[in-house]
RNA sequence: AAAGGCAAACCCGCGCGAAAGCCGGGGACGCAAAGCCACGGGGCUACCCGCACACGCAUCUGAGCGACGUGUGCCACGCCAGCCGGGCCGCCGAA
Numbered sequence: 001a002a003a004g005g006c007a008a009a010c011c012c013g014c015g016c017g018a019a020a021g022c023c024g025g026g027g028a029c030g031c032a033a034a035g036c037c038a039c040g041g042g043g044c045u046a047c048c049c050g051c052a053c054a055c056g057c058a059u060c061u062g063a064g065c066g067a068c069g070u071g072u073g074c075c076a077c078g079c080c081a082g083c084c085g086g087g088c089c090g091c092c093g094a095a
Base pairs, nucleotide, nucleotide: 005031006030010026011025012024013023015022016021029082035088036087037086039085040084041083042080043079044078050074051073052072053071054070055069056068
């Protein structure tokens, strides 16, 4: 070199998930590890839990700054390996 491989955006699915995202089918922008691993940095998401703040508050109370409810914000234990680094493994073989 050639063979072979993967598949972004986008579209589809009574698919999974709270979401981010993932899975399957189509599709190709690209990729020589665009194979695998969230270990470090970075990014995305925030249902539940937790924390903070605001508001409300039937009942309980001597009293409520508590409990409870709602909203907002923060938070990874969720996710991204096609953001970077690191680790592991590995196909083909012309001149």
A computed fold for a 95-nucleotide RNA from a soil metagenome, annotated as c-di-GMP-I riboswitch aptamer. The RNAcentral record of the sequence draws on MGnify.